Predicted 3D model of a 76-nucleotide RNA (transfer RNA) from a Thermotogaceae bacterium.
Its mean pLDDT, the model's own confidence on a scale to 100, is 83.
Rfam family: tRNA. About the family: Transfer RNA (tRNA) molecules are approximately 80 nucleotides in length.
This record gives sequence, structure tokens and C1' cells, in this order.
RNA sequence: GCUCCUAUCGUCCAGUGGUCCAGGACAUCACCCUUUCAAGGUGGAGACCGGAGUUCGAACCUCCGUGGGAGCGCCA
Repeated sequence: GCUCCUAUCGUCCAGUGGUCCAGGACAUCACCCUUUCAAGGUGGAGACCGGAGUUCGAACCUCCGUGGGAGCGCCA
């Protein structure tokens, strides 16, 4: 340099055109329970990498950029 894969709550995952102002687990916060702690119960907060395009409609498709990963090539 070229090609391919990938990016979603703090972490790990689901969601692959409309059912999503995005769901689950763990963690976290509040309350309940408990003599206390743990466990358990109820509830809360918390995320689509950036930009452009396609479309009636984009987390999802396309392009550009950025970060990460893999393969190939170059290095007189």
C1' cells in the first nucleotide's frame, strides 16, 4: 500500500429495513426483606464511533473518515 472482518449501556451479548424514543445478564443506585452481611424481591439511571447518501422509513443497506483485528504485498 491492497483486500476482508469489526465498532450497540461501565462490562459481555441480542437486535440485520417499520413490531426499537433499542432488549437481556452482570455491575451500579434506591427501597423491601434480614439482628447484620450475603442471597432474594421491586424499581431507577445507563449505549447504536463520526459524516454523507439510498429509502416513505436506517442500529440494520451503500460511500468516506476514525479506532481495533486478520491476510497478502513492498522495503533498493